Predicted 3D model of a 125-nucleotide RNA (SAM riboswitch aptamer (S box leader)) from a marine eukaryotic metagenome. The sequence is in RNAcentral, with records from MGnify. Model confidence (mean pLDDT): 83 of 100.
[in-house]
RNA sequence: CUUAUCCAGAACGGCAGAGGGGACGGCCCGAUGAAGCCUAGCAACCGGUCCUAGUCCGUUGGUACGGACGCGGAUACGGUGCUAAUUCCGGCGUUUGGCGCUCAGAUCGUCAGGCGAAAGAUGAG
Repeated sequence: CUUAUCCAGAACGGCAGAGGGGACGGCCCGAUGAAGCCUAGCAACCGGUCCUAGUCCGUUGGUACGGACGCGGAUACGGUGCUAAUUCCGGCGUUUGGCGCUCAGAUCGUCAGGCGAAAGAUGAG
C1' cells in the first nucleotide's frame, strides 16, 4: 500500500501492584485490585487434517480404479488474534423526524435516529 472483517464469543484462577479504555472531547472501568506476566478460555483469518454436493483429467470395451480441483461442513493440530461497555460514544458528509426561529417557507441552531466516510484494530497478501 491492497483487501476482508469489526452489534457474536471467551477468567469467581495465580503473581503483581496503579493505572486503564489508541490520541482529543465525553463517558466509563479500577484497592470488591488497573497495566503487565503466567495459566485458563474464545474464535475458523491463514496453514494442516478429515467429511462432502459437484467439475475435470488419465486407464479400461464396460463395471470400475487412480489423480487434480472443489461449493459447503468439521477439527484449536500449527501461525496469528482476541477475552468490560457496538471499534464504549462523538468529531466529517448525507438523510429522516421532533423542537426553536417565522405569517409561512428556506437557511440556521438543537435533540433523537438511519446510512456512509475518516481514523483505528486484527488477519491475509